Predicted 3D model of a 112-nucleotide RNA (SAM riboswitch aptamer (S box leader)) from Melghirimyces algeriensis.
RNA sequence: CUCUUAUCAAGAGAGGCGGAGGGACGAGCCCGAUGAAGCCCGGCAACCCCGGUCAUGAUAUCCGGAAGGUGCCAAUUCUUGCAAAAGCCGUCAGGCUUUUGAGAGAUAAGGG
Repeated sequence: CUCUUAUCAAGAGAGGCGGAGGGACGAGCCCGAUGAAGCCCGGCAACCCCGGUCAUGAUAUCCGGAAGGUGCCAAUUCUUGCAAAAGCCGUCAGGCUUUUGAGAGAUAAGGG
């Protein structure tokens, strides 16, 4: 970098250092000196993991745990970006709303 599978409506500090940016990208809309990113501490969760279910062994599922490997800690993945359906509007070009599906992205585990 890429492929596969799973998940993405919950959860997480009024701490220290730091100093201007950040929310992937475009558009929008937001957050930020009442301090952004980043680092440390703290925390959340439970993908991997550990124990039980499990019997000689293996295992779905479910229950429990959190020592270890990741992850995460504004807003649904902040909204949307393509398509379809339904409804509404229309100067018939299209527009708006809702829902569904895809795409994109993120994270984990495994493969190339």